Annotation:
This is a predicted complex of two RNAs, RNase P RNA and transfer RNA, with 443 nucleotides together. Its mean pLDDT, the model's own confidence on a scale to 100, is 78. Rfam match: Bacterial RNase P class A. Gene Ontology terms of the family: dimeric ribonuclease P complex, ribonuclease P activity and tRNA processing. The family's RNA type in Rfam is ribozyme.
RNA sequence: GGAGUAGAUUAGGUAAUCGCGGUUCUCAAUCAUUGAGAAUGGAGGAAAGUCCGGGCUCCGAAGGGCAGGGUGCUCCGUAACACGGAGGAGGGGUGACCCUAUGGAAAGUGCAACAGAAAAUAUACCGCCCUGGACUGUACGGUACAGGGUAAGGGUGAAAAAGUGAGGUAAGAGCUUACUGCUUUCUCUGGUGACAGGGAAGGUUGGUAAACCCCACCUGGAGCAAGGCCAAAUAGGGAAGCGCUUGAGGGUGGCCCGCCCAAUGCUUCCGGGUUAGGCCGCAUGAGCCUGUCGGUAACGUCAGGCCCAGAUAAAUGAUUACCAUCUCCCUGGAGAUACAGAACCCGGCUUAUUAUCUGCUCCGGUU
RNA sequence: GGGCCCAUAGCUCAGCGGUCAGAGCCGCCGGCUCAUAACCGGCUGGUCCCAGGUUCGAAUCCUGGUGGGCCCACCA
Repeated sequence: GGAGUAGAUUAGGUAAUCGCGGUUCUCAAUCAUUGAGAAUGGAGGAAAGUCCGGGCUCCGAAGGGCAGGGUGCUCCGUAACACGGAGGAGGGGUGACCCUAUGGAAAGUGCAACAGAAAAUAUACCGCCCUGGACUGUACGGUACAGGGUAAGGGUGAAAAAGUGAGGUAAGAGCUUACUGCUUUCUCUGGUGACAGGGAAGGUUGGUAAACCCCACCUGGAGCAAGGCCAAAUAGGGAAGCGCUUGAGGGUGGCCCGCCCAAUGCUUCCGGGUUAGGCCGCAUGAGCCUGUCGGUAACGUCAGGCCCAGAUAAAUGAUUACCAUCUCCCUGGAGAUACAGAACCCGGCUUAUUAUCUGCUCCGGUU
Repeated sequence: GGGCCCAUAGCUCAGCGGUCAGAGCCGCCGGCUCAUAACCGGCUGGUCCCAGGUUCGAAUCCUGGUGGGCCCACCA
């Protein structure tokens, strides 16, 4: 100097002027309410996607079973999670470091196009070997045919049914054996555990579960347009279907059981009304900041301090000056400063995106 | 704000994980006809919305993104 990798912080700042909507107080008018003034605070790291988890609310109580859905190495953290921390195993990278829906294929079923002889009950195209009769040749033998053996060699494929040596055989083959690989059961040591290392006895069983499935664990549904209160207005209207105790149907769950309601009843459709009105829910919360202690860490305990947006799905801004960072012409000017805008509230993940700093790795050059 | 669905040729849609993804309409060429239409034959046309992952193999399965569409209040 270049390339890379991991992490942290930031999200331009200050002042003046003019505005916007929230809350509180004061004053004036007032039936409600309106106006003026003052004080105070007014977007984010993702407010986004709505992908997970929870709080909260309602569904009579949220009961049982089946189905369905979700998660999937271990331990820990947490209100909870599909999140986080620390590890194990496997894989990638020269390395810093990164990735993994990472249980089970020895419970069962399914699938594998094309190529290839054969694709999971293995298989015989070439090759190798044996037998048979035929032809040929002086002869060892050779030639084509028929039957059989063979997975060692060739070639195909993403994948060809363990690897090497020796024995064995007509030729061969885990056919046998030694070592190795993989793997099952039992066992010893270390570890909370995943697992690691060792021993004994067997086995040689390909892939795929983000295919069905099996195993373990979790799981009732809907969502603040939930839900509660108040006010106003209209036609508490019409049609179709079902049912009236042998019970339709409903109680926001896919089915069954159980429970409750049920006859001027229930479901669906067509209509009617409301400026689709007002208040609550609605911001004191798993809250924020600082410190202490425990823990490798995620996180937790304790102490002190703080109150910090909130709507009409509508506010949170604009201008000027100076400064900051970067870029361009060069002692001064000009330009740029991202992604993006709360809507019941939190914890995560993912995606979008600005600038700076720090640790580490690899390569090249110079001293 | 919340819930749900879709994306394949110019248009409307098919498409068990397996050859080079198909059909109808449209378009182009040829035939038929005096000519046009209809009809017959042929042809063109694809980032299967995008990016990753699983798999030997993905339009299809999984994850994330992009774009588009639909539904919802209260009263009686």